[in-house]
RNA sequence: GCAGCGGGUCGAGACUGGCGCAUUGAGGUGGGUCCAACCACUGGGAAUCGAUCCGGAACACCUGCCGUGCGCCUGGGCGAAUCAG
Numbered sequence: 001g002c003a004g005c006g007g008g009u010c011g012a013g014a015c016u017g018g019c020g021c022a023u024u025g026a027g028g029u030g031g032g033u034c035c036a037a038c039c040a041c042u043g044g045g046a047a048u049c050g051a052u053c054c055g056g057a058a059c060a061c062c063u064g065c066c067g068u069g070c071g072c073c074u075g076g077g078c079g080a081a082u083c084a085g
Stems, first nucleotide, its partner, number of pairs: 005055008015045002017073005027042005064078003
């Protein structure tokens, strides 16, 4: 001296499932499946990452985050810490 924390803008963006209830509506279409909970396209959501700008702080942070109004399940991703390559 820079970084950290919050926010804006631009770009990228994994993951986005099954059944039931409610509902004008809570994705849709085609296929598959309950020994399951997945594939493709499409609509929408989205943490996070990079760059840049602005503003800040410990009474902060660690003790998390992401998809649908609710319930029961299933399977993932991201961030952080540690170890190894």
Molecule: ZMP/ZTP riboswitch aptamer (pfl RNA motif)
Organism: Frankiales bacterium